[in-house]
Context: one part of a larger RNA
Molecule: small-subunit ribosomal RNA, 5' domain
Organism: Nicotiana obtusifolia
């Protein structure tokens, strides 16, 4: 000198775009954060004098809940970067060949009857299906002499047609695993390793592999730091610097980790799964003491710790997701609006003209100087502010659709009207007197002021620099 997610002290007008638990991965009231679909299916409900249509809905079924969000605790490691590779999988999408033939049996919901304080159940009996079995069929699949295993659903429409099913090839995009190279420190850590290194059999995976295990050799890895030890998510990036480099890893963007701790594994196409299960644990809650119930590192709030960080707001209008023929539905992701000078960037706080060079502080050599054209006074203008009017763009898509929002802009009237601070003046470093005080009080980044004429404490007036900020404090370069 620059720079911070920054904090404090005194100030504080406005707008525009950013930003905002860095600390306890501490506990955490409340309300939201994933649901859709009646054009899969049998029912019930409201509605009608009745029928047909409507609208709603528990439950079976389907897709979807592995994405979107949050955290950085653990991790020094194929995690991450970068380059490259075979032994693999892939819902939905896209091209692109085939196929859908015949039959079966159930359990929800519902009734009845029952058991708990509840949570949540039991027992019997009845049914449908894009639920589920079976049996036939296969340009697959193992297998080599035969053979052997594996499919499928129907819905809507007056039809054309669409939409879904299924086997099967190929892409797209995802993801798994493998490898070269590189990724803090410590030698006051010098040995370290028994499934360890390799084989051969058997298992197992989508798929390689001591990934498991039987026997079998006794290998592997280290001063080019193995092993232990501390710290840490990694990266494009950010800050410094003229570079070399040094720091750092908020917000954004790619990955990887985790969801109270600790283990499991189930379902899937995909999880060993935040807002699913199961068992242990540690807190919490709720009981009728028999037993259940809970997981904010989601978005809001709340308490704690802290120097310190916001609203329990608006809408799905746009942009994207889910599901769904579609209309509509859901969406605390998104858009956006409010809080905070916490960053930047701009704009006002007024222009002009006025010497009796005014009163009044201040210092004088007493003569005057100086604040200072400064006020006052004329005159002008209205960024801003106040008040009426008009009023968006972003809406794609024939039309309708705007949360922001009566916002932003325009115009009209008004009236200098609503708006300056802070730190500093010894030298480094722009700025200098006077008072009061007497090594006291106190100042202070470093030299170092103060013991009676302090340009260094205090105060006053003046003066410098920055200016809505200025100081001051930690941190990096």
């Nucleotide at each position: 000198g620059g720079a911070u997610g920054a904090a404090u002290g005194c100030u504080g007008g406005c707008a525009g775009c950013a930003u905002g638990c860095u600390u306890a991965a501490c506990a955490u009231a409340u309300g939201c954060u994933a649901g859709u679909c009646g054009g899969a299916c049998g029912g019930g409900a409201a509605g009608u004098a009745g029928u047909u249509u409507u609208u709603c809905c528990a439950g079976u079924g389907g897709c979807g809940a592995a994405c979107g969000g949050g955290u950085g605790a653990g991790u020094a490691a194929c995690g991450c970067a970068u380059a490259a590779u075979a032994a693999c999988c892939u819902g939905c999408c896209c091209u692109u060949g085939g196929g859908a033939g015949g039959g079966g049996a159930a359990a929800a919901a519902c009734a009845g009857c029952u058991g708990g304080a509840a949570a949540c159940g039991g027992c019997u009996g009845c049914u449908a299906a894009u639920a589920c079995c079976c049996c036939g069929u296969a340009g697959g699949c193992u297998g080599a002499g035969g053979a052997g295993c594996a499919a499928a659903a129907g819905g809507a429409g007056g039809a054309a047609u669409c939409c879904a099913c299924u086997c099967g090839a190929g892409g797209a995009g995802g993801g798994g695993c493998u490898c070269g190279c590189g990724u803090c420190u410590g030698a006051u850590u010098a040995g370290c390793u028994a499934g360890u290194u390799g084989g051969u059999g058997a298992g197992g995976c989508a798929a390689u592999a001591g990934c498991u295990u039987a026997c079998c050799a006794a290998g592997g890895c280290g001063a080019u730091g193995a092993u232990c030890a501390g710290u840490a998510g990694c990266u494009g990036g950010u800050c410094c610097g003229a570079g070399a480099g040094g720091a750092u890893g908020a917000u954004c963007u790619g990955c990887c980790a985790c969801a109270c701790u600790a283990g499991g594994a189930c379902u899937g196409a995909g999880a060993c799964a935040c807002g699913g299960c199961c068992c242990a644990g540690a807190c919490u809650c709720c009981u009728a003491c028999g037993g259940g119930a809970g997981g904010c590192a989601g978005c809001a709030g709340u308490g704690a710790g802290g120097a310190a960080u916001u609203u329990u707001c608006c809408a799905c209008a746009a942009u994207g997701g889910g599901a769904g023929a579609a209309a509509g539905c859901c969406u605390u992701a998104u858009g956006g609006a409010g809080c905070a000078a916490u960053g930047u960037c701009g704009c006002a706080u007024g222009g002009a003209g006025g010497u009796a060079g005014a009163g009044g502080g201040c210092c004088c050599a007493c003569g005057g100087g100086u604040c200072a054209u400064g006020a006052a006074c004329u005159u002008c203008u209205u960024u801003u502010c106040c008040u009426g009017g008009a009023g968006a763009a972003g809406a794609a898509g024939c039309a309708a659709u705007g949360a922001u929002g009566g916002u932003a802009u325009c115009u009209a009237g008004g009236g200098a009207a609503u708006a300056a601070g802070c730190a500093u003046c010894g030298g480094c470093u722009a700025a200098a007197u006077c008072u009061g005080u007497g090594c006291c009080a106190g100042c202070a980044g470093c030299c170092g002021c103060g013991g009676u004429a302090a340009u260094a404490u205090a105060g006053a007036g003046g003066a410098u620099a920055c200016a809505a900020g200025c100081g001051u404090u930690a941190u990096c370069c």